[in-house]
RNA sequence: CAAGCAGGCCGGGUGACCGCUGCGGUUUUUAAAAAUCGUAGAGGAAAGUCCGAACUCCAUCAGGCGGGGUGCUGGGUAACACCCAGGGGGGGUGACCCUACGGAGAGUGCAACAGAAACAUACCGCCCGUCGCACGAUGGGUAAGGGUGAAAUGGUGAGGUAAGAGCUCACCGGCGGCCGGGUGACCGGCCGGCCGUGCAAACCCCACCCGGAGCAAGACCUAAUAGGGGGCGAUGGCUUGCCUGGGCUGACCCCGGGUUGGUCGCAUGACCGCCGCGGCAACACGGCGGGUAGAUGGAUGGUCACCGCACCGCGCAAGCGGAGGCACAGAAAUCGGCUUACAGGCCUGCUUGGCUA
Numbered sequence: 001c002a003a004g005c006a007g008g009c010c011g012g013g014u015g016a017c018c019g020c021u022g023c024g025g026u027u028u029u030u031a032a033a034a035a036u037c038g039u040a041g042a043g044g045a046a047a048g049u050c051c052g053a054a055c056u057c058c059a060u061c062a063g064g065c066g067g068g069g070u071g072c073u074g075g076g077u078a079a080c081a082c083c084c085a086g087g088g089g090g091g092g093u094g095a096c097c098c099u100a101c102g103g104a105g106a107g108u109g110c111a112a113c114a115g116a117a118a119c120a121u122a123c124c125g126c127c128c129g130u131c132g133c134a135c136g137a138u139g140g141g142u143a144a145g146g147g148u149g150a151a152a153u154g155g156u157g158a159g160g161u162a163a164g165a166g167c168u169c170a171c172c173g174g175c176g177g178c179c180g181g182g183u184g185a186c187c188g189g190c191c192g193g194c195c196g197u198g199c200a201a202a203c204c205c206c207a208c209c210c211g212g213a214g215c216a217a218g219a220c221c222u223a224a225u226a227g228g229g230g231g232c233g234a235u236g237g238c239u240u241g242c243c244u245g246g247g248c249u250g251a252c253c254c255c256g257g258g259u260u261g262g263u264c265g266c267a268u269g270a271c272c273g274c275c276g277c278g279g280c281a282a283c284a285c286g287g288c289g290g291g292u293a294g295a296u297g298g299a300u301g302g303u304c305a306c307c308g309c310a311c312c313g314c315g316c317a318a319g320c321g322g323a324g325g326c327a328c329a330g331a332a333a334u335c336g337g338c339u340u341a342c343a344g345g346c347c348u349g350c351u352u353g354g355c356u357a
Stems, first nucleotide, its partner, number of pairs: 001353010012307007020041009043328001047339002050337004055214004061245005067210005072086005087101001088099004102205002107203002109199003123146002125142007154172006173195002175192007218264004228255004232250001236249002271290006278283001308326002311322004
């Protein structure tokens, strides 16, 4: 200097004028309301609604079946399919990245076509014997070579053989046994020729977890209507389905009518920042400090000026001119994550290559 990998941050600024919402103060007013002053006012994703929760209601609890979810190990967390640290496998020169990661020896199922044959097998070929002038025919052996295929009697090499084959040997792979290390996933060593796949994100088996519905949950007030009508009937009914036990005694089902207004829930939270200490880390504990929107047809904005950044042209540069550009995008009950979108810019650490000393 170039190309990369991982992580973090900003994403317009200043001023003036006008406007909106919450809260607080003051004045006027019977009150409502109005005026005025002060102060605060949309994100890293507010998006997706993909997970998890707390919280609310279902009168309420236990067991079983069914159903659903997760899937390497250990740790973190309120919890999680998330985060951290590891292990196996794969990619990359590397920094690093990905992971469809329990079980195929419990069982069932699928693998089209091609091919001789896809849980079994000999098409071509090779070798030996017989017949035969040759072409060839026939009997036996073979799975090393060729063909088909995603996949064909573990792979490579050597020996051996009539030709071959784990037939034998060396190394590698799988499987099994033993020993050692580790909390564990697993790792290492030794021994054994034991050697016919893949798919479970196919059904399934195994381990662990799971009441349901959801802030449009739910609570209350005001007003008004028809305090209406029908059904079931305690052996009924009761917020996933079924069964059993226990519990309760109408809290059930259908039709019809009225209201469609208001208040709360509604922001102090598993909150944020700094420091200390423990831990590889995620994070836990302790101390000090902070106060950070709450709308409800839905506020948080508009205009002007200057500056900044980016773009184009001129210029060695300083700078000048131009046009009009400045990303993704708007809270709707709350929080922890994941996923997706993002003009432009900055910082930190690490890797590889080149040059120079």
This is a predicted structure of a 357-nucleotide RNA (Bacterial RNase P class A) from a Dehalococcoidia bacterium. The gene name in the source record is rnpB. Rfam family: Bacterial RNase P class A. Rfam classes the family as a ribozyme. Gene Ontology terms of the family: ribonuclease P activity, tRNA processing and dimeric ribonuclease P complex. RNAcentral holds the sequence, with entries from ENA.